[in-house]
RNA sequence: GUGGGUGUAGCUUAGCGGUAAAGCGUCUCUCUGUGGCAGAGAAGAUCGCGGGUUCGAAUCCCGUCACUCACC
Numbered sequence: 001g002u003g004g005g006u007g008u009a010g011c012u013u014a015g016c017g018g019u020a021a022a023g024c025g026u027c028u029c030u031c032u033g034u035g036g037c038a039g040a041g042a043a044g045a046u047c048g049c050g051g052g053u054u055c056g057a058a059u060c061c062c063g064u065c066a067c068u069c070a071c072c
Stems, first nucleotide, its partner, number of pairs: 001071007010024004018055001026042005048064005
């Protein structure tokens, strides 16, 4: 340089154009002599970034950035 793959919550991952979901973690409450376990609840991601298409985009299109694979 060419062609792919990946990018979503603190971490690991779901998500077929129509309210972004789960596990772990964090916080609060219950339970306990304390802690842990268990139970209940809450907060937390404008989906790498910038545009476009659409009534509507994490999802489709273009560009770009980071990581990664193959080829050169």
Predicted 3D model of a 72-nucleotide RNA (transfer RNA) from a bacterium. It was read from a public genome assembly. It matches the Rfam family "tRNA". About the family: Transfer RNA (tRNA) molecules are approximately 80 nucleotides in length.